[in-house]
RNA sequence: GGGCCGUUAGCUUAGCUGGUAGAGCGCGUCAUUUGCAAUGACGAGGUCGCCGGUUCGAAUCCGGCACGGUCCACCG
Numbered sequence: 001g002g003g004c005c006g007u008u009a010g011c012u013u014a015g016c017u018g019g020u021a022g023a024g025c026g027c028g029u030c031a032u033u034u035g036c037a038a039u040g041a042c043g044a045g046g047u048c049g050c051c052g053g054u055u056c057g058a059a060u061c062c063g064g065c066a067c068g069g070u071c072c073a074c075c076g
Base pairs, nucleotide, nucleotide: 001072002071003070004069005068006067007066010025011024012023013022019056027043028042029041030040031039049065050064051063052062053061
């Protein structure tokens, strides 16, 4: 320098063909308990890596950039 893959909630991640962003764990409140745990109910939490483009509409398509992983090349 080039190819490929990835970036979504605190963590691990789903999201098909563009059409209201989900799950598990964790966290909060309540119930239950002498108390804790477990369990149950409810709830909070996301500029979908950044910028721009296409579109009525973008996590999703296109371009650039950043970061991580991996492979190749170059360099004695």

A computed fold for a 76-nucleotide RNA from Candidatus Wildermuthbacteria bacterium RIFCSPLOWO2_01_FULL_50_46, annotated as transfer RNA. The RNAcentral record of the sequence draws on ENA. NCBI's taxonomy places the organism under Bacteria, Bacteria candidate phyla, Candidatus Wildermuthiibacteriota. Rfam family: tRNA. Its family is annotated with triplet codon-amino acid adaptor activity in the Gene Ontology.